[in-house]
Context: one part of a larger RNA
Molecule: small-subunit ribosomal RNA, central domain
Organism: metagenome
């Protein structure tokens, strides 16, 4: 080492792709590398164990058997693995035909709201609050009707609804584009899983340049609250929130739950599809797939719970954990303009 875990006790990387490497479907033939049997050499003494004898016993120790598994070389088996060939469709892909989406990108549209300016109309208040002030207003606000201006989201539909591998995606039209589900079983023939390194996507802030800025709002300023009140409430307000291009790479990036792939009671909902009985049809009702949720049984679990969308049974890769602080720091490397990211310790003490 040969453990035990990973939902909430520590411990699933945010999330895809994919190298190397691990793992891999059914039959037939053919090597024999692994593997299996048998023989041959080697496997130094001590150590080990068995039996017997020497120190008054034991420990020691002396002798003799035996063992000392991994190496090497000939025979042989050949069920599994491998390797090589041939072959097959059921994994995988791909064809045709149908389908339902806020899946990405880009360019134009649109109507409602808020602010703002410009004219009627009108007068003295508005606005805010636990209740006031700051504030706006007689240089005429609020309100209210007309025209205009600009940005930024898109009421109602809307649904534990849909789409995306996550982040994430909501008006409407168009162009490019991506994925997936259903039927058929028409084609390739295992072309599959996982993925160390690697790349490449990645919410908000947050950085750089030029631009936008209507609303809201860190930061600041007032005004109130209070013992104070660097707050919670108000009245204002810059960055920023919006675009473009290019940085950052982190989140309670959460189902706190990696991927495939096969099994293992049911029950109800609900999206998309498909067949089928019925029927003048259409609905209903039934069966199957796909993909979402809720209840449950066997199991499992410390318990909570999970439970065909597993936290059940069990293969295979991959990543992680190993008492609490110290500390996700400190050194180093290494990306990053910076903010800071990855990596990642001790001493010390409980």
């Nucleotide at each position: 080492c040969u453990g035990g875990g990973c939902g909430u006790a520590a411990a699933g990387a945010g999330c895809u792709c994919g190298u190397a490497g691990g793992c891999g479907g059914g039959a037939g033939c053919g090597u024999a590398a692994g593997u299996c049997u048998g023989g041959a050499a080697g496997g130094a003494a001590a150590u080990c164990u068995c039996a017997a004898g020497g120190c008054u016993c034991a420990a020691c120790u002396u002798u003799g058997g035996g063992g000392c598994u991994u190496u090497u070389u000939c025979a042989g088996a050949u069920a599994c693995u491998g390797c090589g060939u041939u072959u097959c469709u059921u994994g995988a892909g791909g064809g045709u035909a149908u389908c339902a989406g806020a899946g990405g990108a880009u360019a134009g549209u649109a109507g409602a709201a808020u602010u703002c300016c410009c004219g009627g109309u009108g007068u003295a208040g508005c606005g805010g609050u636990g209740a006031a002030a700051u504030g706006c207003g007689u240089a005429g606000a609020u309100a209210u009707c007309g025209g205009g201006a600009g940005g930024a989201a898109u009421a109602c539909c809307a649904g534990u609804g849909g789409c995306g591998a996550a982040g994430g995606c909501g008006a409407c039209u168009g162009u490019c584009u991506g994925g997936g589900a259903u039927a058929u079983u028409c084609c390739u023939g295992a072309c599959g899983c996982u993925g160390a390194g690697g790349a490449g996507c990645g919410a908000a802030a947050g950085c750089g340049u030029g631009g936008g800025g209507a609303g809201c709002a860190a930061a600041c300023g007032g005004g109130a609250u209070u013992a104070g009140a660097u707050a919670c409430c108000c009245c204002g307000g810059u960055a920023g929130u919006c675009c473009a291009c290019g940085c950052c790479g982190u989140a309670a990036a959460c189902g706190a739950u990696g991927g495939a792939u096969a099994c293992u009671a049911g029950g109800u909902g609900u999206a998309g599809g498909a067949g089928g009985u019925a029927u003048c049809g259409a609905c209903c009702c039934c069966u199957u797939c796909u993909g979402u949720g809720c209840c449950g049984u066997c199991g499992u679990u410390a318990a909570c719970a999970c439970a065909u969308u597993a936290a059940g049974u069990a293969u295979c890769c991959c990543g992680c954990c190993u008492g609490g602080g110290g500390a996700g720091u400190a050194c180093g490397g290494u990306c990053g303009c910076a903010a800071g990211g990855c990596u990642g310790a001790a001493a010390c003490u409980c």